The RNA shown here (transfer RNA) has 72 nucleotides and comes from a soil metagenome.
RNA sequence: GCGGACGUAGCUCAGACGGAAGAGCACCGGGCUUCCACCCCGGCGAGGCCCGUUCGAUCCGGGUCGUCCGCC
Numbered sequence: 001g002c003g004g005a006c007g008u009a010g011c012u013c014a015g016a017c018g019g020a021a022g023a024g025c026a027c028c029g030g031g032c033u034u035c036c037a038c039c040c041c042g043g044c045g046a047g048g049c050c051c052g053u054u055c056g057a058u059c060c061g062g063g064u065c066g067u068c069c070g071c072c
Base pairs, nucleotide, nucleotide: 001071002070003069004068005067006066007065010025011024012023013022019055027043028042029041030040031039048064049063050062051061052060
């Protein structure tokens, strides 16, 4: 320098022929307990960034940044 894969919640990961996001753990509040833990209930919180297409984009297209892999 060239090509490819990936980027979603604090972490690990789902997801949808485009109709707009969910789980586990963590964290916060409550219940239970003499207290803690366990367990139960509830809550908080997200599609790397920009542009385009579209009535509508996490999803499609372009660019860009980052991580990983391959080639020269």

RNAcentral holds the sequence, with entries from MGnify.